Small-subunit ribosomal RNA, 3' major domain from Pinus lambertiana, 476 nucleotides, folded computationally. The source organism's lineage runs through Eukaryota, Viridiplantae, Tracheophyta, Spermatophyta and Pinus subgen. Strobus. The coordinates come from a structure-prediction model, not an experiment, and the mean pLDDT is 81. Its Rfam family is "Bacterial small subunit ribosomal RNA". The full RNA is in RNAcentral, with records from SILVA.
Context: one part of a larger RNA
């Protein structure tokens, strides 16, 4: 000086209390250990690994295994030779790859050859998803969006250091104000930038509304008030008024406002810490392979399946299944696409096929919600797991190993032990939709979108993390 302490003071925090709704107990989906296997490819392991890297494993991809080839090599540049390039046919073979036989003889051109391509044979090298993140750039995660971490110049001390950064107040904030041997400075904070929530202004097509029309269809005509979309402004700053402080920063009530004290909510992540993570995104030293640890393909594995953990779905039901009727959204995505109307088919589908490069056409039905009918507390008309049997779709190709359909079957489960998690508002809960990735799709995941829409916060004694000061240390 800094660490550390079951020392002390103070302060914040979904840290406790207050509440809600969960996990853990079930079945099922994903990951992982561990075991098993010819292989079950790897990285990542407390918080900060385990629905992660992968924004999608039938082949591919692929790094794992068996087999069955190749060796100047699937890719690159460099030198000789040789044939243009290419294309068809047999044959062997799981394919890669081999053989044989034919057919083509192009462009420029100084007639010497050049380019583009294929083939051989040798060297220089090429090739690795081999290893080491504890060699290494780039990146990323954490404390933590927590208020903190410096530095000039002074001044003090023999020095290491110290002040300034503490001290009264204030704050979400080293935020701001008064003091002060310190003045002043940067790097955080804060504001700048996006999105939300008011209004003006502009611009009115595909959007909107008016007259018309009830038409398969806002077709048609006319406005630019309104709604919506795009831009450009304006607004909010403790500005204002009362108390209240120290006549300071500030708190605290209140007018006006859409909207009040950071309006919300994203992006931003300080000086470090963990030899944290990534050589398997890329780059890279170094080391090891070089008839193999390169390189091609055919099958297989990444999907085994007792029990162990994690994140998740569905769920046990009457605030509730199911059937039946009319309704309200927002954000997005489509030309390799979306696909509508119709017609078949219980359905998934499939036929024809308009339209759309999109406010215009289409995905697309919004779903809880309400209204009407049933059912009467049962392992059930609750729950769907398994399993059988018919069938659709995507692909070369669903046996290992895919999606979705109708039929029948109908498991556990009647709310979960210690234990632990998330959340303070349009939050939690519930409810749908829409996308990426993709031929299909194991998604119940991830990411965004609107519907409906609570409860509690007395407070700060403890847990738990975290700031500043102070104290002790035999520890650096």
């Nucleotide at each position: 000086u800094a660490a550390c302490g079951g020392g002390g003071g103070u302060c914040c925090g979904c840290a406790c209390a207050a509440g809600c709704a969960g996990u853990g107990g079930a079945g099922c989906a994903u990951g992982u250990g561990g075991u098993u296997c010819a292989a079950u490819u790897u990285g990542a392991u407390g918080c900060a690994a385990a629905g992660u890297g992968a924004a999608g494993a039938a082949c591919c991809a692929a790094a794992c295994c068996a087999g069955g080839g190749c060796u100047u090599g699937a890719c690159a540049u460099g030198c000789u030779g040789u044939g243009a390039a290419u294309c068809c046919u047999c044959c062997c073979g799981a394919a890669a790859g081999a053989g044989a036989g034919g057919a083509g003889u192009g462009c420029c051109u100084u007639c010497g050859g050049a380019a583009a391509u294929g083939c051989a044979a040798a060297c220089a090298u090429a090739g690795g998803u081999g290893g080491u993140g504890c060699a290494u750039g780039g990146u990323u995660g954490u404390c933590g969006u927590c208020a903190g971490c410096u530095c000039g110049u002074g001044c003090c001390g023999u020095a290491a250091a110290g002040u300034g950064u503490u001290g009264g107040g204030u704050u979400a904030a080293g935020u701001c104000u008064c003091g002060c041997a310190a003045c002043g400075a940067g790097c955080g904070c804060g504001a700048c930038c996006c999105u939300c929530g008011u209004g003006u202004u502009u611009a009115g097509u595909u959007g909107c509304c008016a007259a018309c029309a009830u038409u398969g269809a806002g077709u048609u005509u006319g406005g630019a008030a309104c709604c919506c979309u795009g831009a450009a402004c304006a607004g909010a700053c403790u500005g204002u008024c009362g108390a209240u402080g120290a006549u300071a920063a500030g708190a605290u009530g209140g007018a006006g406002g859409a909207a009040g004290g950071u309006u919300a909510g994203g992006a931003u992540g300080a000086c470090g810490u963990c030899a944290a993570g990534u050589c398997a995104g890329c780059a890279u030293g170094c080391c090891c392979c070089u008839u193999a640890u390169g390189c091609c393909u055919u099958g297989g594995a990444c999907a085994a399946a007792a029990a162990a953990c994690a994140u998740g779905c569905u769920a046990a039901a009457a605030u509730u299944a199911c059937c039946g009727g009319g309704a309200c959204a927002g954000a997005g995505g489509g030309u390799c696409g979306c696909g509508a109307c119709c017609c078949c088919g219980c359905g998934a589908g499939g036929g024809c096929a308009a339209g759309c490069u999109a406010a215009c056409c289409u995905c697309a039905a919004a779903a809880a919600a309400u209204c009407g009918a049933c059912c009467u507390u049962a392992g059930u008309u609750c729950g769907g797991a398994u399993u059988g049997c018919a069938g659709g779709c995507u692909g070369c190709a669903a046996c290992u190993c895919g999606c979705c359909u109708g039929c029948a079957u109908g498991a556990a489960g009647c709310c979960g032990g210690a234990a632990u998690c998330a959340c303070u508002a349009g939050u939690a809960a519930u409810c749908g939709u829409c996308g990426g990735u993709c031929a299909u799709c194991c998604a119940u995941a991830c990411g965004a979108u609107a519907g409906u829409g609570a409860a509690u916060c007395c407070g700060u004694u403890u847990c738990u993390g975290g700031g500043c000061c102070u104290u002790g240390u035999a520890c650096a």